[in-house]
Context: one part of a larger RNA
């Protein structure tokens, strides 16, 4: 390489959009490139294989045959694939009528709480811990009442609830805006799936410039603990956490499970629709579509487990793996302000 694989053993790209490429629904006609069959030519000799013969045998040598699975030309076939033309509606999309939602961006507003400031009441403690101490407090703290300032987060509702491609998204109102779903079947008529490169998005931390800073809190300081304690505990506390703009591009970015389509017993919840029987109504029940959970037939799996939301049965496309360490490292390239990211070996060793 082939093969075999990728939930947990090595292995699914963090996610999406989409270029090239690969793959592609139904019917008819044509063509005959692929495909299939025949013929002709060629496929050197030797060798291999079969068979016969010659050296006393064998090795060796000689004759004949087969084979040379290929290529070219030509004739024919037309099921499948391709190509061309014409058509179809089931895939896909549009329209029309509706629903739900922490989907995104911007602006405004609210209440609870912490902290701080001012004033009143009030007096000796408070805070903290396993126990303490550092710490705060007679310059009046803690507690309590009133007023004010400011920042950040949004209790209850709240949920194996919802939305989003993923990251993620939660007080309320307004403006702008993306997508899904259901019903209908008016329109287009395969317009589809995947997607190397590419582009965009991408938690937290981190970086740049300028703001902001209540609480929390790396670093740091002190107090304890301890043999020591560069920790765990306590008192403080700066970056940071927040905002605007620009970078970074990584995570156990996880369902450790790529996307799409079809097929394959069921039961029980729950979310959003639709239709129908019954009912005065609330509502209940039945059917159905789309999600989201639990359990489980067949089947699969090394087992655990998965099981119509598959890890079952199949097809298409992409990514990735190939013993452990060295190493996701070195060197080189690309990107970045940097931190570093990405691509990615070998010697050696077991």
């Nucleotide at each position: 390489c082939u093969g075999g694989g990728c939930g947990u053993a090595a292995a699914g790209g963090g996610a999406a959009u989409g270029u090239a490429g690969g793959u592609g629904g139904u019917u008819a006609u044509g063509u005959a490139a692929g495909u299939u069959a025949g013929a002709u030519g060629u496929g050197a000799a030797a060798g291999c294989c079969c068979u016969g013969g010659g050296c006393u045998u064998a090795a060796c040598c000689c004759g004949g045959g087969a084979a040379c699975u290929g290529c070219a030309u030509u004739u024919a076939a037309u099921a499948c694939u391709g190509c061309a033309u014409a058509a179809c509606u089931g895939g896909a999309g549009u329209g029309c009528g509706a629903u739900a939602g922490a989907g995104g961006a911007g602006a405004g507003c609210g209440g609870a709480a912490u902290u701080c400031c001012u004033a009143g009441u009030g007096u000796a403690g408070g805070a903290g811990u396993g126990a303490a101490a550092u710490c705060c407090g007679u310059a009046g703290a803690u507690a309590u009442u009133a007023g004010g300032a400011g920042g950040a987060a949004u209790a209850c509702c709240g949920a194996u609830g919802g939305c989003g491609a993923a990251g993620g998204c939660a007080g309320c109102u307004c403006u702008c805006u993306g997508g899904c779903u259901c019903g209908u079947a008016a329109c287009u008529g395969a317009c589809a799936c995947u997607g190397a490169g590419a582009u965009u998005c991408g938690a937290a931390a981190g970086c740049g410039u300028g703001g902001g800073u209540a609480g929390c809190a790396a670093a740091c300081a002190g107090g304890a603990u301890u043999a020591g304690a560069u920790a765990c505990c306590c008192u403080g506390g700066u970056a940071g956490u927040c905002c605007a703009c620009g970078c970074c591009g990584u995570a156990a970015a996880c369902g450790a499970u790529g996307g799409a389509u079809g097929c394959u017993u069921g039961u029980u919840g729950u979310u959003g629709g639709a239709a129908g029987u019954g009912u005065a109504a609330a509502c209940c029940c039945u059917u159905u579509c789309a999600g989201u959970a639990a359990c489980g037939a067949a089947g699969c799996u090394a087992a655990c487990g998965c099981g119509u939301u598959a890890a079952g049965c199949a097809u298409c496309c992409c990514g990735c793996c190939u013993g452990g360490g060295g190493a996701g490292u070195a060197c080189g390239g690309u990107c970045g302000c940097a931190a570093g990211a990405u691509u990615a070996a070998a010697a050696c060793u077991c």
Model confidence (mean pLDDT): 86 of 100.
Predicted 3D model of a 350-nucleotide part of an RNA (small-subunit ribosomal RNA, central domain) from a Deltaproteobacteria bacterium.
Rfam family: Bacterial small subunit ribosomal RNA. Gene Ontology terms of the family: structural constituent of ribosome and ribosome.
NCBI's taxonomy places the organism under Bacteria, Pseudomonadati, Myxococcota, Myxococcia.
It was read from a public genome assembly.